RNA sequence: GCCGGAAUAGCUCAAUCGGCAGAGCAGUGCAUUUGUAAUGCACAGGUUGUCAGUUCAAGUCUGACUUCCGGCA
Numbered sequence: 001g002c003c004g005g006a007a008u009a010g011c012u013c014a015a016u017c018g019g020c021a022g023a024g025c026a027g028u029g030c031a032u033u034u035g036u037a038a039u040g041c042a043c044a045g046g047u048u049g050u051c052a053g054u055u056c057a058a059g060u061c062u063g064a065c066u067u068c069c070g071g072c073a
Base pairs, nucleotide, nucleotide: 001072002071003070004069005068006067007066010025011024012023013022019056027043028042029041030040031039049065050064051063052062053061
């Protein structure tokens, strides 16, 4: 230099053909217990890497850029 893949909650990851952004763990509260752990219920937590474009509507499609991983030279 060229090619491919990835970037979504604190962490690990989903999200079907473009149509309400979710789960588990972690966190907080309550219940349970003599107390803790465990368990159950509830709550909270997101500029979907950045900037543009297409569209009535974008995590998803298009372009550029950034970071990381792999391959070729």